Predicted 3D model of a 72-nucleotide RNA (transfer RNA) from a marine sediment metagenome. Rfam family: tRNA. Its family is annotated with triplet codon-amino acid adaptor activity in the Gene Ontology. The prediction has a mean pLDDT of 83.

[in-house]
C1' cells in the first nucleotide's frame, strides 16, 4: 500500500434507535478489640475525533486518529 476488527467510568467489559450499565477497584458507614470478609449507601462518563441521517444516536452512514491482526 490493500483489506479487517477495535475505540463505553480507574482496569476488565455489557449495552438490538427512545434517562448509560455490570464485575473488579475507590469513598463513607456498619459488624469487628483492630483488619480481612460481609452488608448499606455513593462518587467517579464531552460514549477516541468531527460530519451526516433521524423528532431522538452508545446504537445507522461517512471520513478521521490510535492501537491489534491478515495479505501484499
Nucleotide at each position: 500500500c490493500g483489506g479487517a476488527g477495535u475505540g463505553u467510568a480507574g482496569c476488565g467489559c455489557a449495552g438490538a434507535g427512545g434517562u448509560a450499565g455490570c464485575g473488579c477497584g475507590c469513598a463513607u458507614c456498619g459488624u469487628u478489640c483492630g483488619g480481612g470478609a460481609c452488608g448499606a449507601u455513593g462518587a467517579g462518563g464531552u460514549c477516541a475525533u468531527g460530519g451526516g441521517u433521524u423528532c431522538g444516536a452508545c446504537u445507522c452512514c461517512c471520513a478521521u486518529c490510535a492501537c491489534u491482526c491478515c495479505g501484499a